[in-house]
The prediction has a mean pLDDT of 81. Predicted 3D model of a 73-nucleotide RNA (transfer RNA) from a Candidatus Omnitrophota bacterium. It was read from a public genome assembly. Its Rfam family is "tRNA". The family's RNA type in Rfam is transfer RNA.
């Protein structure tokens, strides 16, 4: 330079015919307990990389862009 693939919670990932998003673990409250662990409850935590596009409606399609990684030269 050019192909491909990823980017979603603090981390690891999840999310199909396009209907405004979850799990696990980390942390926080509470229950248990003499205490702590472990366990079990609950909350809470996201502009869905960014900027356009297209639709009534986009995490999901369509374009550049950014990072990051594989490959080809």
């Nucleotide at each position: 330079g050019g192909g491909c693939c990823a980017u979603u919670a603090g981390c690891u990932c999840a999310g199909u015919u396009g209907g405004u998003a979850g799990a696990g673990c980390a942390g926080g409250a509470c229950a248990c307990u003499c205490u702590u662990a472990a366990u079990g409850u609950c909350a809470a935590g996201g502009u869905c990389g960014u900027u356009g596009g297209u639709u009534c409606g986009a995490u999901c399609c369509c374009a550049a862009c950014a990072u990051g990684g594989c490959u080809c030269a």